This is a predicted structure of a 72-nucleotide RNA (transfer RNA) from Rikenellaceae bacterium DTU001. The coordinates come from a structure-prediction model, not an experiment, and the mean pLDDT is 80. The source organism's lineage runs through Bacteria, Bacteroidota, Bacteroidia, Bacteroidales and Rikenellaceae. Rfam family: tRNA. Rfam links the family to the GO term triplet codon-amino acid adaptor activity. About the family: Transfer RNA (tRNA) molecules are approximately 80 nucleotides in length.

[in-house]
RNA sequence: GGCCCCGUAGUUCAAUGGAUAGAACGGAAGUUUCCUAAACUUUAGAUGCAGGUUCGAUUCCUGCCGGGGUCA
Numbered sequence: 001g002g003c004c005c006c007g008u009a010g011u012u013c014a015a016u017g018g019a020u021a022g023a024a025c026g027g028a029a030g031u032u033u034c035c036u037a038a039a040c041u042u043u044a045g046a047u048g049c050a051g052g053u054u055c056g057a058u059u060c061c062u063g064c065c066g067g068g069g070u071c072a
Base pairs, nucleotide, nucleotide: 001071002070003069004068005067006066007065010025011024012023013022018055027043028042029041030040031039048064049063050062051061052060
């Protein structure tokens, strides 16, 4: 340098054109307890960046950035 794959919550993963982007673990508050832990209830939190297509984009297209693989 060419080609291919991936990038979503603090972490691991869903959703693959459609209405509120969801789950588990983790975080915060509350109940309970002498205290802690556990349990239960509630709650905050995310689509790598910039364009394009579309009535509608996490999803499709282009470029860039980052990670991985492969060829030279």